[in-house]
RNA sequence: GCCUCCUUAACUCAAUUGGUAGAGUAUUGGUUUUGUAAACCAAAUGUUGUCGGUUCAAGUCCGACAGGAGGCU
Numbered sequence: 001g002c003c004u005c006c007u008u009a010a011c012u013c014a015a016u017u018g019g020u021a022g023a024g025u026a027u028u029g030g031u032u033u034u035g036u037a038a039a040c041c042a043a044a045u046g047u048u049g050u051c052g053g054u055u056c057a058a059g060u061c062c063g064a065c066a067g068g069a070g071g072c073u
Base pairs, nucleotide, nucleotide: 001072002071003070004069005068006067007066010025011024012023013022019056027043028042029041030040031039049065050064051063052062053061
C1' cells in the first nucleotide's frame, strides 16, 4: 500500500435480509430472612462508532472517515 470482517445499554450479545431497538449479567427498589446471600417481582439505562446519501420509513442498503481484528505484498 491492497483485500476481508467487526463497531448496538455499564459488560457479553440479539434484532428472522428496510416497518415500534431487545435478552442475559450487572445496577436500583420491593417481597422474603433475626441479618446477609440466594430466590422471586418490578424499574431505570441507547444520538445503533462519526458524517453524508437512498427511501414514506435505515441498526439493516450505498459512500467517506475513525477505531479494532485477520490476510496478502